[in-house]
Molecule: small-subunit ribosomal RNA
Organism: uncultured prokaryote
RNA sequence: AGAGUUUGAUCCUGGCUCAGAACGAACGCUGGCGGCAGGCUUAACACAUGCAAGUCGAACGCCCUUCUUCGGAAGGGAGUGGCGCACGGGUGAGUAACGCGUGGGUAUCUGCCCUGGGGUGGGGGAUAACCGCUGGAAACGGCGGCUAAUACCGCAUACGCCCUACGGGGGAAAGCCGAGAGGCGCUCUGGGAGGAGCCCGCGUUGGAUUAGCUUGUUGGUGGGGUAAAGGCCCACCAAGGCUACGAUCCAUAGCUGGUCUGAGAGGAUGAUCAGCCACACUGGGACUGAGACACGGCCCAGACUCCUACGGGAGGCAGCAGUGGGGAAUAUUGGACAAUGGGCGCAAGCCUGAUCCAGCCAUGCCGCGUGAGUGAAGAAGGCCUUAGGGUUGUAAAGCUCUUUCACCCGCGAAGAUGAUGACGGUAGCGGGAGAAGAAGCCCCGGCUAACUCCGUGCCAGCAGCCGCGGUAAUACGGAGGGGGCAAGCGUUGUUCGGAAUUACUGGGCGUAAAGGGCGCGUAGGCGGGACGUCAAGUCAGGGGUGAAAGGCCUGGGCUCAACCUAGGAACUGCCUUUGAAACUGACGACCUUGAGUUCGGGAGGGGAGGGCAGAAUUCCCAGUGUAGAGGUGAAAUUCGUAGAUAUUGGGAAGAACACCAGUGGCGAAGGCGGCUAUCUGGAUCUCAACUGACACUGAGGCACGAAAGCGUGGGGAGCAAACAGGAUUAGAUACCCUGGUAGUCCACGCCGUAAACGAUGUCAACUAGGUGCAGGGGGUGUUGAUCCCCUCUGUGUCGCAGCUAACGCAUUAAGUUGACCGCCUGGGGAGUACGGUCGCAAGAUUAAAACUCAAAGGAAUUGACGGGGGCCCGCACAAGCGGUGGAGUAUGUGGUUUAAUUCGAUGCAACGCGAAGAACCUUACCUGGUCUUGACAUCCCGAAAGCCCUAGAAAUAGGGAAGUGCUCUCUUUGAGAGAAUUUGGUGACAGGUGCUGCAUGGCUGUCGUCAGCUCGUGUCGUGAGAUGUUGGGUUAAGUCCCGCAACGAGCGCAACCCUCGCCCUUAGUUGCCAUCGGUUCGGCCGGGCACUCUAGGGGAACUGCCGGUGACAAGCCGGAGGAAGGCGGGGAUGACGUCAAGUCCUCAUGGCCCUUAUGGGCUGGGCUACACACGUGCUACAAUGGCGGUGACAGUGGGUCGCGAAGGGGCAACCUGGAGCUAAUCCCCAAAAGCCGUCUCAGUUCGGAUUGUCCUCUGCAACUCGAGGGCAUGAAGGUGGAAUCGCUAGUAAUCGUGGAUCAGCAUGCCACGGUGAAUACGUUCCCGGGCCUUGUACACACCGCCCGUCACACCAUGGGAGUUGGUUUUACCCGAAGACGGUGAUGCUAACCGCAAGGAGGCAGCCGGCCACGGUAGGGUCAGCGACUGGGGUGAAGUCGUAACAAGGUAACC
Repeated sequence: AGAGUUUGAUCCUGGCUCAGAACGAACGCUGGCGGCAGGCUUAACACAUGCAAGUCGAACGCCCUUCUUCGGAAGGGAGUGGCGCACGGGUGAGUAACGCGUGGGUAUCUGCCCUGGGGUGGGGGAUAACCGCUGGAAACGGCGGCUAAUACCGCAUACGCCCUACGGGGGAAAGCCGAGAGGCGCUCUGGGAGGAGCCCGCGUUGGAUUAGCUUGUUGGUGGGGUAAAGGCCCACCAAGGCUACGAUCCAUAGCUGGUCUGAGAGGAUGAUCAGCCACACUGGGACUGAGACACGGCCCAGACUCCUACGGGAGGCAGCAGUGGGGAAUAUUGGACAAUGGGCGCAAGCCUGAUCCAGCCAUGCCGCGUGAGUGAAGAAGGCCUUAGGGUUGUAAAGCUCUUUCACCCGCGAAGAUGAUGACGGUAGCGGGAGAAGAAGCCCCGGCUAACUCCGUGCCAGCAGCCGCGGUAAUACGGAGGGGGCAAGCGUUGUUCGGAAUUACUGGGCGUAAAGGGCGCGUAGGCGGGACGUCAAGUCAGGGGUGAAAGGCCUGGGCUCAACCUAGGAACUGCCUUUGAAACUGACGACCUUGAGUUCGGGAGGGGAGGGCAGAAUUCCCAGUGUAGAGGUGAAAUUCGUAGAUAUUGGGAAGAACACCAGUGGCGAAGGCGGCUAUCUGGAUCUCAACUGACACUGAGGCACGAAAGCGUGGGGAGCAAACAGGAUUAGAUACCCUGGUAGUCCACGCCGUAAACGAUGUCAACUAGGUGCAGGGGGUGUUGAUCCCCUCUGUGUCGCAGCUAACGCAUUAAGUUGACCGCCUGGGGAGUACGGUCGCAAGAUUAAAACUCAAAGGAAUUGACGGGGGCCCGCACAAGCGGUGGAGUAUGUGGUUUAAUUCGAUGCAACGCGAAGAACCUUACCUGGUCUUGACAUCCCGAAAGCCCUAGAAAUAGGGAAGUGCUCUCUUUGAGAGAAUUUGGUGACAGGUGCUGCAUGGCUGUCGUCAGCUCGUGUCGUGAGAUGUUGGGUUAAGUCCCGCAACGAGCGCAACCCUCGCCCUUAGUUGCCAUCGGUUCGGCCGGGCACUCUAGGGGAACUGCCGGUGACAAGCCGGAGGAAGGCGGGGAUGACGUCAAGUCCUCAUGGCCCUUAUGGGCUGGGCUACACACGUGCUACAAUGGCGGUGACAGUGGGUCGCGAAGGGGCAACCUGGAGCUAAUCCCCAAAAGCCGUCUCAGUUCGGAUUGUCCUCUGCAACUCGAGGGCAUGAAGGUGGAAUCGCUAGUAAUCGUGGAUCAGCAUGCCACGGUGAAUACGUUCCCGGGCCUUGUACACACCGCCCGUCACACCAUGGGAGUUGGUUUUACCCGAAGACGGUGAUGCUAACCGCAAGGAGGCAGCCGGCCACGGUAGGGUCAGCGACUGGGGUGAAGUCGUAACAAGGUAACC
């Protein structure tokens, strides 16, 4: 510090996600040791049990026990009394508050403590304990009697104290211990310290879909109350107080030091430690006290729990442990007061779950260990493998060492100033044994470090994002290997970061989200020039404070570290003081340049209301006139013989103003257009004068605000939603047509929205120019109109710098700055719901959330596409000729059938295709019967090659006779070795037309023989890319020429190759025969090689020549010559690529599968089936023909397992025969259309299917299932609907011939020649293609994309009769405890007065207002549920249509 993810690719915008750090964590797997820390975040839920606050005999009496020298002493108990219990400990419910933080203030109080001053005299009456009686289950009491005090009460005294009307008045005390000295106390009163109370400035969460709140409310006077100011309380008076700088209300929350993160600014947080606050079962209340409205006190009410004899009582773990519960989750019912601290006490001491320790937990941080060295035969095993090897890996083993930690034995602290040690026989130290007891977790597609095999087969699963998995998965699961961290490792959750993704530091708003429709203007913000004063902001110095801890720096202590500790700096803040005066501000007094005013001028559809005019339209009346008019793509509805349309004249009505008219004018915007006068707003220009900052912006607010719409009343010609009809259509609730009502118009009143757009807020300043238009002014330039120049204002266009993601903007900024306002923060849900406000309504405005997605988007690029455009090709159309589609038949396919009808090919580019030939074979399919190292290959062992017979459908099985071959070596028999062949055996293996053409090679089809496809360097662009390759011409061609930021090059085109056409040459058999001779008259022979021909070589054509045209080019047109002329005809040749095109059944091949079978061999069957449908052919329908006759003229080819002549037989297929030929020699071989005759338009002398019968040939075999022949039979068919195919010249059409395959079998295929046409105006249209351009929401690329309803499933949500609960509020009722006020004649009453009676005083009681809980009624608000209902979202293959994206087929949108 960044990265992944929108696209085919790019740049940008923008969200989502990741890498980091952290945690009171939890969960999964794993787990050796120690140190230091931490440990209910949830139910402020309920709690069993124990403990957590007592102590003092030196305040007091009593009782008990022990001892006694009987004097008493010691100890214990309950009680009176004192002090403490308001600390310490817990929790965070409440609280948005002077609660907290920070800094100030004072109307105050303060036990114990410190330090001063004074005093401590003399009396009195009670009471608990105790005793007696007595109530109660208990808790707890009642009555009577006795008694003490440092308990209680008078009196005296009063330095100082309090009150005061300044005369005066008031108020204390306690003693105890000690032999004593003295000590501990008590009382009054100063001061201090520490603590507490109260007040104030500033800071302190979210919501305005909470905008008004408040009656003790705000203030005053007087009182009460308090320690103390104060409406704190009361009476009276006044009517205030708070609030947009956010009152009130709602929600949430203890606050802080700090903690986490971050570069910082910030953001999040408030566990542990520390400060403050609040609370103690819930609510209320006071008492006591220095201090409480009191966690382990009291009273009352409530809920809950427990005890109960049912009468009544008891309780409060948010103290420490612990239990239940809740929860993902959080520990022991431990030890000790040894230390630190607290309470009481003179003290000893007692108490102390504060605290110090220990226990549990990897919860975190830190440290250590699980060994070290050596060790290559690179062991074994595992895994992979191209089978060679590689890797695990010096890793192990082995050898040599060490002993930290743990373990065992022994010694044994500091913590303790004198004693006292829970921790603890701990830390530590010494000794001992032995590598011994000690490694896991996650990850390995990219981000992100780390790769292979197997399994699985869109299954199982993974996943943080992108995404993996549908048979070769580095992404799932396992394994091997590797990477990372390590006593941990991962996951989940949360926070900050990255995120400049809320932007103060540090973002934006033309098109990505975002400028308010427009103006006026309030608050607010901000503000021109010069001077003076002040000192609020600002700046500088000093002082106070900013607790400690934490963090940082420097040291120190535990062996280090974590941890602990000392000092320092810091704590960016607040307060105070002294000073400065530049800037901002305040005040004073000035200025004129900002702003405004006055005078003068001209421009203008600026606004308002009034009047007037003409053209047109429609209607009405009348005339002329006759059959149509109107409307459309074409029609129809409609109007018209009752007279339309057309035309003429007259009249009526309403609305709008042609031409002028213009990126021209005016207005703030919306908007404004005939003429005229009236009223009226604004802008602008020139010259001067005046005011003197009066300015700019503008949250709220107010005004204006197109169209449509609403209300009331008018008006209504034309147009025209709705509606009706006619068309179109599959439908057509549309587009088109005929009608037509609201409305459009006027007046008044509403509405308040628009793609209200320049998608660009207002104001001001600055920053090159060129050019146009509109209005004004100036010029001693020229002057005659006028032209030219300068200038101000407005309005366009091009363009520099600059800016921008790009497009683009560019003095009218989107440049550079300043001021102010509005607005944005991913897409969808949604500008929706709810609530509020406005509105008559329609609706407007303000404006969410759940849920869901990994994008949505902007600009530009390359393609592809368009029922976009331009240019141009092609038998593409057109012009022609002949077909197909109808019939019969052949063949292929689909379908169906079948035991099987083997498999593949499926738009063009499958379908007479693989098949250049299925009776068996082929053959892959089916049936049956069989074989298992196999039909075939290699290796090993044994034995042998062959023949005959039987069974069987055959494969095969059984039997019989014969019987050991060939070559070589040693060499006597014999043995051994080797090669080919056969057979038996063994296992390695063979075999597979089994699967995957979507794992592949190779080959092929297709676009397309279309003219294209690219590269290097340079240049342009942020980039994808562009340029070149575009443009002007030209061509069959990216062919060539010219131009050009391009210059070159490659693959294609063309040429080079083959063939046909002309000529020359070489050669002359089997070919040829002009000349010569012979002849059986046949080039037959001699001879010849001239010609034909054969097959080798060469020549020839290049727009080369002429004319025209073009640009002087390339080229094009015409001509000459020539066998051939502008590519001479034909062939071969197929760029980059596309279609996951075809083929695993040609072959090859990865992987998978079968292995007595999915392999091998055999028999028979099937591939030949047949209601049908389609493709491709053949034969026809006839006279351009059939039949008969005649017998002329080709060219390819093929032939010895062959072609087969002559001759003979048969009606014929064919048979016989066998010459010749290994072929320019012989044979196939007869060419056929042609010509002559006949038939005469008919289902025929056309047509030949079908069928019967008899034959021929091939073959082991023609039943399923061959071909051919003879005789007989003689079907459909009379030129073929919609539609569709081929062909541009030796072509189509037509005629025959040959060949491959092949025993036999062609209407198919591949070749060959014979005869031999017609037509092309032209490129509008159909199809395909090329180039340029344009639009695009397409990129799987239009067979694209995509919208809405409906149906189904699921999810969240709005409404909803209501219902349940929380909270809050208003009115009223009730009114416990309690303090307060009153009363206290009647009850009770020790202290004082009084001799007494009695009094004073007090208590109870009663009354009053206040008040918690509770109740009744009504509001507000929040939440749960809710029949039904509304829309929304999501969901591989549902329905209907086709709205949008191309001119999306009616441009789209608001």